[in-house]
RNA sequence: GGGGCCGUAGCUCAGCCAGGUAGAGCGUCGGGCUCCAGACCCGAAGGUCUGGGGUUCAAAGCCCCACGGCCCCACCA
Numbered sequence: 001g002g003g004g005c006c007g008u009a010g011c012u013c014a015g016c017c018a019g020g021u022a023g024a025g026c027g028u029c030g031g032g033c034u035c036c037a038g039a040c041c042c043g044a045a046g047g048u049c050u051g052g053g054g055u056u057c058a059a060a061g062c063c064c065c066a067c068g069g070c071c072c073c074a075c076c077a
Base pairs, nucleotide, nucleotide: 001073002072003071004070005069006068007067010026011025012024013023020057028044029043030042031041032040050066051065052064053063054062
């Protein structure tokens, strides 16, 4: 220098192809159960989806640029 994949809740990820008001598990908090705790059961909080721009009535999902992570190729020494 060229190319590929990835970025969504505190963590691990789904949702993207085919646009329509954002989910799961774990964790956290509250309650139940228990002498207490764990396990188990019930409930809740928590994300303007990496940033910006564009398209659209409408974007996590499409297009462009940038940033970050991983990988491959090439070049120089």
Transfer RNA from a Nitrososphaeria archaeon, 77 nucleotides, folded computationally. Lineage of the source: Archaea > Thermoproteati > Nitrososphaerota > Nitrososphaeria. Rfam family: tRNA. The family's RNA type in Rfam is transfer RNA.